Model confidence (mean pLDDT): 77 of 100. This is a predicted complex of two RNAs, RNase P RNA and transfer RNA, with 438 nucleotides together.

Parts: sequence; C1' cells; structure tokens
RNA sequence: CCAGAAGGCUGGAUGAUCGCGCUUUUAACUUGUUAAGGGUGAGGAAAGUCCGGGCUUCAUGAAAAUACAGUGCCGGGUAACGCCCGGGUGGCGCGAGCCAACGGAAAGUGCAGCAGAGAGUAAACCGCCUUAUUUAUAAGGUAAGGGUGAAAGGGUGCGGUAAGAGCGCACCGCGUCAGCUGGUAACAGCAGAUGGCAUGGUAAACCCCACUGGAAGCAAGACCAAAUAGGAAUGGCAUAUAGGUGUGUUUUCCACCUGUCGUUCGGGUAGGUCGCAUGAGCGAUUCAGUAAUGGGUCGCCUAGAUGAAUGAUUAUCCCCUAUUUAUAGGGACAAAACCCGGCUUAUAGGCCUUCUGGCAAU
RNA sequence: GCGGGAGUAGCUCAGUUGAUAGAGCGUCGCCUUGCCAAGGCGAAGGUCGCGGGUUUGAGCCCCGUCUCCCGCUCCA
Repeated sequence: CCAGAAGGCUGGAUGAUCGCGCUUUUAACUUGUUAAGGGUGAGGAAAGUCCGGGCUUCAUGAAAAUACAGUGCCGGGUAACGCCCGGGUGGCGCGAGCCAACGGAAAGUGCAGCAGAGAGUAAACCGCCUUAUUUAUAAGGUAAGGGUGAAAGGGUGCGGUAAGAGCGCACCGCGUCAGCUGGUAACAGCAGAUGGCAUGGUAAACCCCACUGGAAGCAAGACCAAAUAGGAAUGGCAUAUAGGUGUGUUUUCCACCUGUCGUUCGGGUAGGUCGCAUGAGCGAUUCAGUAAUGGGUCGCCUAGAUGAAUGAUUAUCCCCUAUUUAUAGGGACAAAACCCGGCUUAUAGGCCUUCUGGCAAU
Repeated sequence: GCGGGAGUAGCUCAGUUGAUAGAGCGUCGCCUUGCCAAGGCGAAGGUCGCGGGUUUGAGCCCCGUCUCCCGCUCCA
C1' cells in the first nucleotide's frame, strides 16, 4: 500500500425571528382564563409487536389427570427470557474468524414423485460364473464392475471361490459394553473386551422424552360529577334435597350464589382526575470475575401529549457532489403514547481500537 | 395504542397430511350470422407479495420482511 476479520463510538454545530406542548413565578379579573417572564421538550432504533417481566383486572382456592403452546449440547449471568457470556461438538474459510432449530430414527406410525431391475428384514437390468444346450434361449449362483437416482447397506490389501461376497484374516473406520485419566459438566484422551457392521434419510411429518407456561391487556383499571329503569354495594333473617358458578377442559375436595326485609348508591360523553414517570434509572470511579454481570462510594433528576406539542424560516461554520472557483444542490434511517430487559429489521457519512493474508522496502 | 386475519392469472376464488399449479368471468383467434349477441372449438396469460432456511424437492413446513383488511374507547 492492497484485500479482509472482529469490536466500539457518533448520527451535524451555534445563533436570530415567528410559533407549539408541559411546567413554574408574578399580575389581572369574569376563578379558569388572559398577559408578561423563567425552565424544559424524541431515538439508536422511538419501528416490527417477535420474546421476557413489572403493573392492573378477572368475587375465591387446593390437588390430580388431560389438552394446547413453547423451549431443547453443557456451565454461568439475570427480576425473567426463546436473551447474553464462556465452553464442547460439527461444518465453512489459507487465516483473523464465522455459522448451527445441536435431545431421540435400536418405542411406534407415516413419507420418498420421475428415473431405476430393485427405495426398505434389500434388489439380478447389463456384466461375471455354473448347468442344460443349438450361436439363441432357459434355470440357478453372484452385490467385485457398469447403469438409475438426492439416497443402492463401511474402505484398502491378501487369502478364498466356478464366479463372487466380512465368506475368512490384517490394518483403518464405525457401533456396543465396562474401566482409567482430565474436566463442575457437555465432552476429550488412553488402553481393553466385543459385534463382521444385520439396525440408511426425514422429527422446521405425526410422535416419544425432559423442562416451562392461568387469561386478558393502560382502549388494563380506580375515583368524581344531573335524572329514570333494569341494576350495584352492604347489613339482618332463612338455608335443603336441588340447581348454578369457580380463570383451557374434566374429576375430587372446598368455597360462593339463589329467597326475603332494610339501608345506601345509581350514568355525565368522544367529561374530568388518577394510573403517568425515582426507575431491575443515568453518569463518574473503584473492587470481584476470562466474560456476561454483580457489589461499594460520589453525583444527577432528564418529554409526558390525548384529533395528540417537540415545528418553520434564516445566518455562519462542518461534510458530500457538480462546475463557470464562486455559486448551486444535498446532509441517512426515521419520530415517544403505561414503563422496563432483549431480539429482529431500516440506517448516508464520519471516527477509534485490535487482528489476519498478500506485495514492496529496510 | 392493543388484538386478530389475508396476499395464487386482468377480476373473484380453489389448491391437505410437500412431488407437472387449476376453475369461473374476462381477453385473443377461428367457426356460426347479411351484421351483432348468444353458442361451439382452441389459445395466450403465473418470479404463488418479497428475502432467507429445512428437505433430494416448498404455493404448502420454519424464520424475517412488506402491503392490505377487520375488531376493541364504563356497562347492565
């Protein structure tokens, strides 16, 4: 210098004028408005709504079974997770590194078009061999070789045979069993016994195994304010056989409801207030840990709308492009809506750190 | 904001347990008719919204993404 790999940061700056939401101070009065002044006002994804929680309601539980959904190598982190970190195994890359829905196919069922002789306790089309025999043909043997296919039941060599074949043997590979060593574990390594390998693929097909899960969602929900009805809340009395309800369904236990009397409330509409912003919060620093992350100390308070504010114009500078060298054009993706932790997707340009391969020079 | 559903020919829709993608209407051509309609015969027309993955093989299974549609604003 060229080509790459991994990780992190940033996401135009400052001012002027006009305007908007929230909030606060002062003043005025018609007491909830106006005027003046001050403060504050989008993001790394605010997005998709794909996971996990907080919070709220479902009057009220317990146990068992079952259905449905999700997750799926091991360990750790976390409020929790399908997320993150570290490790193992497999695959890709010369390498830095990257990728993995990565339990079970020897519990069972299903599926594999076309091609091909044969597609699942394998199979004889060509070939090879034997017999019959007439060159042909027929019967049998054979999985070494050819051909079909995504896939055809270990590999090499020697022996063996009519020709062949784990048929036998040696080495390599694979499975099973028990052991030792290292590791928390997944797993790895070692030496041994055993099986000629009979038992291919597909579980993002049903399924089996293990673990996890109640449902709905801030338009949840709580409170306030004229009237009517059905009604709601609450208290007393009665109370059983029965019926009904109980958060997917069923069963069991358990609980509640039904009838009557009294008291109180009782609905207003795109109403108002709360929920609604001090939180698993942010910044700095330090300690523990390989890391994710956790602990300590100090400091900070930082949008809160509800037909929904956060904007427009302009000046100077910055970056990019074009050229007439001074002008013109452009500056990504995109914008809160109860709040957090993740994932995924979109994103012009700029900056930083570490590493790999190649070329050249010293 | 929250919840749910659908994208297949020009239009309306089928497509089951994964294996050549179909129907009706419409379009075009031919026949029939003096001409048209109706009718008959034939043909064209598809990146199955898009991008990945699983599988030998995907409209179909899984993940992501885009577009469109519907429902929910106290409650008897």
It holds a member of the Rfam family "Bacterial RNase P class A". Its family is annotated with tRNA processing, dimeric ribonuclease P complex and ribonuclease P activity in the Gene Ontology. It is annotated as a ribozyme. Rfam's curators write: Ribonuclease P (RNase P) is a ubiquitous endoribonuclease, found in archaea, bacteria and eukarya as well as chloroplasts and mitochondria.